TPP riboswitch aptamer (THI element) from an Acidobacteriota bacterium, 87 nucleotides, folded computationally. It was read from a public genome assembly, where an Rfam model found it. The model forms 100% of the base pairs in the Rfam consensus. It matches the Rfam family "TPP riboswitch aptamer (THI element)". Gene Ontology term of the family: thiamine pyrophosphate binding. The source organism's lineage runs through Bacteria, Pseudomonadati and Acidobacteriota.
RNA sequence: CGGGGGAGCCGCACUUGUGAAGCGGCUGAGAGUCGCCCGGGGGGCGAGACCCUUUGAACCUGAUGCGGUUAAUACCGCCGAAGGGAG
Numbered sequence: 001c002g003g004g005g006g007a008g009c010c011g012c013a014c015u016u017g018u019g020a021a022g023c024g025g026c027u028g029a030g031a032g033u034c035g036c037c038c039g040g041g042g043g044g045c046g047a048g049a050c051c052c053u054u055u056g057a058a059c060c061u062g063a064u065g066c067g068g069u070u071a072a073u074a075c076c077g078c079c080g081a082a083g084g085g086a087g
Base pairs, nucleotide, nucleotide: 001087002053003052004051005050008026009025010024011023012022014041033047034046035045036044037043038042059084060083061082065078066077067076068075
């Protein structure tokens, strides 16, 4: 320099409405900042931040998996160096 990837769980409040609606807690590198679009507390695209890039467990599949643990996610062990995954 190029490329890949994810954004979860829980509590309380407010609202029946507009292209869109709050506060707080947990883990984490990151849990959602900006722009545009889409008629129902949401989604898509682009940019930004962050992580990873074959020395590849970043991330995806099996998986709404099994056991422990937790408020729940997270975490630990198994599955499993199983199959994929970006120079």